[in-house]
C1' cells in the first nucleotide's frame, strides 16, 4: 500500500430509518438480616467515535477523518 470487519453508559452488549436507545454486570437508596452475603423495590449514569451529506426524520443508509481488529502484498 489493497480488501474485509468493528466502535452504543464504568465494562459487555440488543437496536439497523420514525416518537422513552435495551438488557446483565458494576455504583448506589430504600427494605430484609443482630450484622454481612443473597434476595425485593427503586435511581443515576450515553453529545450513539468524529465531520460532512441523503432524508419529513439518521445510532442505523452514502462519503470522508481517527481508532482497533484480521487477511494479502
Nucleotide at each position: 500500500g489493497g480488501g474485509c470487519c468493528c466502535g452504543u453508559g464504568g465494562u459487555c452488549u440488543a437496536g439497523u430509518g420514525g416518537u422513552u436507545a435495551u438488557g446483565a454486570c458494576g455504583u448506589u437508596g430504600c427494605c430484609c438480616u443482630u450484622a454481612c452475603a443473597a434476595g425485593g423495590c427503586g435511581a443515576a449514569g450515553a453529545u450513539c467515535a468524529c465531520c460532512a451529506g441523503u432524508u419529513c426524520g439518521a445510532u442505523u443508509c452514502u462519503g470522508g477523518u481517527c481508532g482497533g481488529g484480521c487477511c494479502c502484498a
Transfer RNA from an archaeon, 73 nucleotides, folded computationally. The coordinates come from a structure-prediction model, not an experiment, and the mean pLDDT is 83. It was read from a public genome assembly.